[in-house]
Context: one part of a larger RNA
Molecule: large-subunit ribosomal RNA, domain VI
Organism: Elusimicrobia bacterium RIFCSPLOWO2_01_FULL_59_12
């Protein structure tokens, strides 16, 4: 812009993609077969590859906003305790996100019409023939069933809910008439439902969109408790000559997770869309 009145929320599905793989054991059954070696068919079961999707409980990686050790050197007057630089200075560790090598789960089932095949009835051709008429059965392929998208499907679909005014003027049409009806115009009111914009935000996001929240509020900081990480903070005392050790004390310190609490910020406002719609 379209969808023949504006919305908001649900949807159906023409249509379009996607997915379709397989080993190997085991029961049946050492059975049918087979002199014997050997060895099924149907049918259940079980557990793999590879592929694919989703997630992060658990095993991992990452984790330059989290702890800790530790060199050099510079500074914070010295000690002590830090900070700044050296790949994050280097090492050991991790939280959330994120991820595989980790989990979890698919390809399951059953229709439909068929090929190759097997066939019923059955003539031409008194017989016989699955075929000339008819009718069956029958595969990973085909069209459904499973999965995503999807009404620009301009054939614009569908359901539910919600909004929205009076009064004059003119012309046609109907009608004795009052007076309906469509059309075109104005006046005055009116600005609805819901939607932007603005803001605080997001396991959403290149911008945009999307998804929450906006004081009638937990949206996001902040505090404040938990969770978790790290590994035993600083001062002090004790005890070694000293390095250190121990106690005080599962301490101290903390990022993204979980809660709770209006302390901060989400103020206050704009704009945009009408007025019953062949």
């Nucleotide at each position: 812009c379209g969808a023949a009145g504006g919305a908001a929320u649900c949807u159906u599905g023409a249509a379009g993609g996607g997915a379709u793989c397989u080993g190997u054991c085991c029961c049946u059954a050492g059975u049918a077969c087979g002199a014997g070696a050997g060895g099924g068919c149907c049918g259940g079961g079980a557990u793999g590859g590879a592929c694919g999707a989703a997630c992060c409980u658990c095993u991992g990686g990452u984790g330059u906003a989290c702890c800790a050790g530790u060199u050099g050197u510079u500074c914070c007057g010295c000690c002590a305790g830090g900070a700044g630089c050296a790949u994050c200075g280097c090492u050991g560790g991790g939280u959330a996100g994120c991820u595989a090598a980790g989990u979890u789960c698919g390809g399951a089932u059953c229709g439909g019409a068929u090929a190759a095949a097997c066939g019923c009835u059955g003539a031409a051709u008194g017989c016989a023939u699955c075929u000339a008429a008819g009718c069956g059965u029958g595969a990973a392929a085909c069209c459904g069933a499973c999965c995503c998208u999807a009404a620009g499907a301009u054939g614009a679909g569908g359901a539910u809910u919600c909004c929205c005014g009076u009064c004059c003027u003119c012309a046609c049409a109907c009608g004795c008439a009052a007076g309906u009806g469509u059309g075109a115009g104005g006046g005055c009111c009116u600005a609805a439902a819901g939607a932007c914009c603005c803001g605080c935000a997001g396991a959403a996001g290149a911008c945009u969109a999307c998804u929450g929240c906006g004081u009638u509020g937990a949206u996001a900081g902040g505090c404040u408790g938990g969770a978790c990480g790290u590994c035993g903070a600083a001062g002090c005392g004790u005890u070694g000559c000293a390095a250190g050790a121990c106690g005080u004390g599962g301490a101290g310190c903390g990022a993204a997770c979980c809660a709770g609490u209006a302390c901060u910020a989400a103020u206050u406002g704009g704009u945009c869309g009408u007025g019953c719609g062949g």